[in-house]
Context: one part of a larger RNA
RNA sequence: UUGGGCGUAAAGGGCAUGUAGGUGGUUUUGUAAGCUUGAUGUGAAAUCUUACAGCUUAACUGUAAAACUGCAUUGAGAACUGCAGAACUAGAGUAACUGAGGUGCAACUGGAAUUCCAGGUGUAGGGGUGAAAUCUGUAGAUAUCUGGAAGAACACCAAUGGCGAAGGCAAGUUGCAAGCAGAUUACUGACACUGAGGUGCGAAGGUGCGGGGAGCAAACAGGAUUAGAUACCCUGGUAGUCCGCACAGUCAACGAUGUACACUGGGCGUCUGGCUUUAUGCUGGGUGCCGUAGUAAACGCGAUAAGUGUACCGCCUGGGGAGUAUGCUCGCAAGGGUGAAACUC
Numbered sequence: 001u002u003g004g005g006c007g008u009a010a011a012g013g014g015c016a017u018g019u020a021g022g023u024g025g026u027u028u029u030g031u032a033a034g035c036u037u038g039a040u041g042u043g044a045a046a047u048c049u050u051a052c053a054g055c056u057u058a059a060c061u062g063u064a065a066a067a068c069u070g071c072a073u074u075g076a077g078a079a080c081u082g083c084a085g086a087a088c089u090a091g092a093g094u095a096a097c098u099g100a101g102g103u104g105c106a107a108c109u110g111g112a113a114u115u116c117c118a119g120g121u122g123u124a125g126g127g128g129u130g131a132a133a134u135c136u137g138u139a140g141a142u143a144u145c146u147g148g149a150a151g152a153a154c155a156c157c158a159a160u161g162g163c164g165a166a167g168g169c170a171a172g173u174u175g176c177a178a179g180c181a182g183a184u185u186a187c188u189g190a191c192a193c194u195g196a197g198g199u200g201c202g203a204a205g206g207u208g209c210g211g212g213g214a215g216c217a218a219a220c221a222g223g224a225u226u227a228g229a230u231a232c233c234c235u236g237g238u239a240g241u242c243c244g245c246a247c248a249g250u251c252a253a254c255g256a257u258g259u260a261c262a263c264u265g266g267g268c269g270u271c272u273g274g275c276u277u278u279a280u281g282c283u284g285g286g287u288g289c290c291g292u293a294g295u296a297a298a299c300g301c302g303a304u305a306a307g308u309g310u311a312c313c314g315c316c317u318g319g320g321g322a323g324u325a326u327g328c329u330c331g332c333a334a335g336g337g338u339g340a341a342a343c344u345c
Base pairs, nucleotide, nucleotide: 004316005315006314007299008298012313014201015200016199017198021194022193023192025088026087027086028085029084030083031082033081034080035077036076037075038074039073040072041071042070049065050064051063052062053061054060091191092188093187094186095185096184097182098181099180103177104176105175106174107173108172109171110154114150115149116148117147118146119145120144121143125136126135162169163168206247207246208245209244210243211242215241216240220236221235222234223233258312259311260310261309262308263307266290267289268288269287270286271285272284273283274282275281276279294301295300318345319344320343327338328337329336330335
């Protein structure tokens, strides 16, 4: 390589968009590139195969046939694929109507809590722990009341619930923008699926510049614990956490399950549409549980498949060495992407 695989054994790209490429609905006409079939030419000899023959046999050799599965030329066919023309509406899309939503961005607003500041009341403790101490307090703390400031997060509602491609998204109001679903029409008429490269988005932590800084809190300091304690516990505390702009591009980025389409018993919830005969009803789209067939090494999966099929992409090929070295490339850096071998078991 062929093959076999990718939920948990090695293996689904973090997610999307989309270029090339691959694949592609129904009917009809043509064409004849692929395809099927015939003829002709060629396909050296030797070799291989079969039959026979020659050396006593065999190896070996000879004769004949077959074969050389290929290529070219020229006929025929038209089911399928391709190509060209015409048409269709079941895929896909557009418009109208309705609906739900923590979908995104921006601006403004709100209350609770925390800390701090000022003042009042008030007096000896407060805080913390397994127990303590560091710490704080007679220069009046803690507690309590009044007023003020700041930053961050939004209790209850809350859910097995909703939205988003993923990351993710939750106080309220307004504006702008986007996606999704449903019933009924009208329109376009295959416009589709996938997608190497490319491009965009992408938690936390990190980086640069400028702000902000209440609480929390890597580092750090002190107190304890301990044989020690560079920890767990306590008292403090700086980056950071927050905002704007720019970079970075990773994760148990997980459903450890790529995307799209079709088909294949049921039952019980829930969210959101529609219909009527308003019912223990029917029918869409999500989201869960249990299970039939089937599948699976088992666990389990089971119309939201890991079942049965199709199209396309990504990836795997014993463990360690190693996601290391080297080269290239991206980055301000940290580091990211690509990615071996020797050796060893």
This is a predicted structure of a 345-nucleotide part of an RNA (small-subunit ribosomal RNA, central domain) from an uncultured bacterium. Its mean pLDDT, the model's own confidence on a scale to 100, is 89. The full RNA is in RNAcentral, with records from ENA, Greengenes and SILVA.